The prediction has a mean pLDDT of 77. A computed fold for a 115-nucleotide RNA from uncultured Oscillochloris sp., annotated as TPP riboswitch aptamer (THI element).
RNA sequence: GAAUAUCGCUCGGGGAGCCGGGGCAUAGCCCGGCUGAGAUAGCGGACACACACGCCGCUGACCCGUGGAACCUGACCUGGAUUAUUCCAGCGUAGGGAAGCGCCAGCAGCUCAUA
Numbered sequence: 001g002a003a004u005a006u007c008g009c010u011c012g013g014g015g016a017g018c019c020g021g022g023g024c025a026u027a028g029c030c031c032g033g034c035u036g037a038g039a040u041a042g043c044g045g046a047c048a049c050a051c052a053c054g055c056c057g058c059u060g061a062c063c064c065g066u067g068g069a070a071c072c073u074g075a076c077c078u079g080g081a082u083u084a085u086u087c088c089a090g091c092g093u094a095g096g097g098a099a100g101c102g103c104c105a106g107c108a109g110c111u112c113a114u115a
Base pairs, nucleotide, nucleotide: 001111007102008101009100010099011065012064013063014062017034018033019032020031021030022029041059042058043057044056045055071096072095073094077090078089079088080087
């Protein structure tokens, strides 16, 4: 003097599927199973008579942030497995995808360069 990782702070990105049972009969409830880090914990909102029982927003949890397979697209894709799926593999060196900061002083250690 420099870099990376970890860590810390702040900020940002992202997903929440599949199967079964029960209940309700007009507001949206309860339980179990599969994979997974996570399959909605809390609050709020809109929608009305139905193949409904789901959807949206905020917060939380979780994962990820360019050395980026978190996640999205291709994709109503291909192969396999399964009760079923976004379960597994391929596609995939594909196309996208969200970052900055860590001061001052002292001590000790490490790498490199110079004297």